Context: one part of a larger RNA
RNA sequence: CGUUAGAUGUUUGAGAGAGGCUUGAAUCUAGUACGAGAGGACCGAUUUGAACAAACCUCUGGUGUAUCUGUUGUGCCGCCAGGCACACCGCAGAGUAGCUAAGUUUGGUAAGGAUAAGCACUGAAGGCAUAUAAGUGCGAAACCUGCCUCAAGAUGAGACAUCUUUUAAGGGUCGUGGGAGAUGACCACGUUGAUAGGCUACAGGUGUAAAGUUGGUAACAGCAUAGCCGAGUAGUACUAAUUACCCGUAGAUU
Numbered sequence: 001c002g003u004u005a006g007a008u009g010u011u012u013g014a015g016a017g018a019g020g021c022u023u024g025a026a027u028c029u030a031g032u033a034c035g036a037g038a039g040g041a042c043c044g045a046u047u048u049g050a051a052c053a054a055a056c057c058u059c060u061g062g063u064g065u066a067u068c069u070g071u072u073g074u075g076c077c078g079c080c081a082g083g084c085a086c087a088c089c090g091c092a093g094a095g096u097a098g099c100u101a102a103g104u105u106u107g108g109u110a111a112g113g114a115u116a117a118g119c120a121c122u123g124a125a126g127g128c129a130u131a132u133a134a135g136u137g138c139g140a141a142a143c144c145u146g147c148c149u150c151a152a153g154a155u156g157a158g159a160c161a162u163c164u165u166u167u168a169a170g171g172g173u174c175g176u177g178g179g180a181g182a183u184g185a186c187c188a189c190g191u192u193g194a195u196a197g198g199c200u201a202c203a204g205g206u207g208u209a210a211a212g213u214u215g216g217u218a219a220c221a222g223c224a225u226a227g228c229c230g231a232g233u234a235g236u237a238c239u240a241a242u243u244a245c246c247c248g249u250a251g252a253u254u
Stems, first nucleotide, its partner, number of pairs: 001153001005164007015150003019147001022050007034039001052107005060101004067094005072087006111145003118138004170247004174190005195240003198236005204229003212223004
């Protein structure tokens, strides 16, 4: 820009795909059919794996450089005590959210159509025979569907529902943000508000703070499940999402 007023939401699926399509073992049938025996099935049913793929983080773990604790050296806060800075995050022990695999869950099926090799029916040329010449049936992970993804610029531009009759409906700018993200985009929210921060509570992590006091000669122990804490869950307008601006506002044919 088009789709012939403009929008919002939900869709159909012509068509497209470089998506998926794998496979083992065991058990039952059955020590049956078969076979002198040795041995040992088809068909059918069930269970459990491997590799692969997708999603996810409840569990098991990894990571977790603005979490907590311990601790070494040096410097600083006048000293003690208590802290801070630097030393690979100084080192070490743990670890929330998130992200992850080695973890968890799920998947491949079935079925239909037309066939290949192959197996057949009926059947003449050729009184027989012959699956073939006319005709007919079965038959594979391959083919076409079926599953998954995209998809109405499918100019053949589709459908349904709803909104607006014009200072409109709707959209954008702007702001607060995000399970979204290079930027656009997408999604949530903007006071008729829980969108982010803060605060409160809880979960979770670390592991029992400082000061004081009690006991002990002291190390240390008790008061103390403390103190501190990033991302988590809820609540709460305290702070910031103010006011506003822009686009849109009628086409085609006769």
A computed fold for a 254-nucleotide part of an RNA from Riemerella anatipestifer, annotated as large-subunit ribosomal RNA, domain VI. It matches the Rfam family "Bacterial large subunit ribosomal RNA". The prediction has a mean pLDDT of 85. RNAcentral holds the full RNA, with entries from ENA. Taxonomically the source falls in Riemerella (Bacteria, Flavobacteriia, Flavobacteriales, Weeksellaceae).